Overview
A computed fold for a 322-nucleotide part of an RNA from a metagenome, annotated as large-subunit ribosomal RNA, domain IV. It matches the Rfam family "Bacterial large subunit ribosomal RNA". The prediction has a mean pLDDT of 87.
Context: one part of a larger RNA
RNA sequence: GGGUUGUUAAGGAACUCGGCAAAUUGACCCCGUAACUUCGGAAGAAGGGGAGCCCCCUACGGGGGGUCGCAGAGAAAUGGCCCAAGCAACUGUUUACCAAAAACACAGGUCUAUGCUAAAUCGAAAGAUGACGUAUAUGGGCUGACGCCUGCCCGGUGCCGGAAGGUUAAGAGGAGAUGUCAGGCAACGACCAUUGAAUUUAAGCCCCGGUAAACGGCGGCCGUAACUAUAACGGUCCUAAGGUAGCGAAAUUCCUUGUCAGGUAAGUUCUGGCCCGCACGAAUGGCGUAAUGAUUUGGGCACUGUCUCAACAGCCCGCCCG
Numbered sequence: 001g002g003g004u005u006g007u008u009a010a011g012g013a014a015c016u017c018g019g020c021a022a023a024u025u026g027a028c029c030c031c032g033u034a035a036c037u038u039c040g041g042a043a044g045a046a047g048g049g050g051a052g053c054c055c056c057c058u059a060c061g062g063g064g065g066g067u068c069g070c071a072g073a074g075a076a077a078u079g080g081c082c083c084a085a086g087c088a089a090c091u092g093u094u095u096a097c098c099a100a101a102a103a104c105a106c107a108g109g110u111c112u113a114u115g116c117u118a119a120a121u122c123g124a125a126a127g128a129u130g131a132c133g134u135a136u137a138u139g140g141g142c143u144g145a146c147g148c149c150u151g152c153c154c155g156g157u158g159c160c161g162g163a164a165g166g167u168u169a170a171g172a173g174g175a176g177a178u179g180u181c182a183g184g185c186a187a188c189g190a191c192c193a194u195u196g197a198a199u200u201u202a203a204g205c206c207c208c209g210g211u212a213a214a215c216g217g218c219g220g221c222c223g224u225a226a227c228u229a230u231a232a233c234g235g236u237c238c239u240a241a242g243g244u245a246g247c248g249a250a251a252u253u254c255c256u257u258g259u260c261a262g263g264u265a266a267g268u269u270c271u272g273g274c275c276c277g278c279a280c281g282a283a284u285g286g287c288g289u290a291a292u293g294a295u296u297u298g299g300g301c302a303c304u305g306u307c308u309c310a311a312c313a314g315c316c317c318g319c320c321c322g
Stems, first nucleotide, its partner, number of pairs: 001317008010308002014306001019303001028050004036041001038145001052067006068072001080301007087293002092104002108143007120129003146288004151218003156215002158211005165206003171200002176195004181189001183188001219237005246280001247277001258274005
C1' cells in the first nucleotide's frame, strides 16, 4: 500500500447517473389495520404491545405475586416500510458464457382452411404424422385476462364468387402458296415434300360483384360573430374515403427545460391540467383496470462510513531484516 471482515463522535443521502453498497426490519403470541377492489384480495398493510427464572391459584385457556442482568425470540438462522405513475393482466419462458425485460408464451377473442383417402406436413414412392381423432375436431394468420368498445374507405394489392363479351397455348383443321416432277403443244396440273389462312378451344388475364379482427389508407386553401381573439357557419379544389370514440409534450412532442398548477429554499426528472398530435388512435387493437413484477420512473419515513472526513482493529497479501 492492497484485499477482506468488523467498530465508530456529531451530522444523516450533504454521496452518486441512481441510497449502488451497507445499515435498518426480522421467528413466535396478542391488539390493530386505509384507499381501492374482479369481494378472492390489498394484508405480515401501516402502527403498537409481549416474552427469562421462582412461588401461588386454575375451569388447564390462563391469572396474581416475587426476583436477576446492560440485555430474557439473551447466539445462529429469520420481511425495511409507505405514496404516486409507466409497461405487461396473472404463474410461467428467453439471448448455456455481457441483455430476464415492456421481449416470448398464456387462458380468452376473431378471421381463415378442412366433410375424412380431411386440410396441412414429411417423403421421387410405398408409407407416416394429423388421429386409431371427425367441425364443441384439426391446421394456419392476427390479437392477447377482465371491463367499456372496436368508427369511415373495396380506388390500388390480395383473396372469394361469377360467367355474357374481349384476349389467349398445344392439339384438331386444312383454304391457299412454294418446290420437285409424272402427264400435257401450252395454259395447267395428280402424287410427294415444305409451308400454311379461316374455323374449333381451357385455365389465366381483361371484365362484373363481394371482402379490411385481409395488405393497407383515413386532405388542402379562403372567408366569416357588435373590443380583440377564435370560428358553431359559408365557399372552393381534390379523394376510394378524409381520423369517429377514447387518449394526448405520451416508452410517441422536433421546436421544448411548451404553458399553468403541485411537490423543493432551489425540480431539463416526476405528478395533475391544457391541446398548437413536427409524426396517437381503435384486434400491426384504443382507453381503463384490482391483483401480480429480482420490471422502469418520481417522492417520503426509518436507517446507516454512501458522504462531510476519515480513524482504529482482526485475518491475508505485498515490502524490509534474520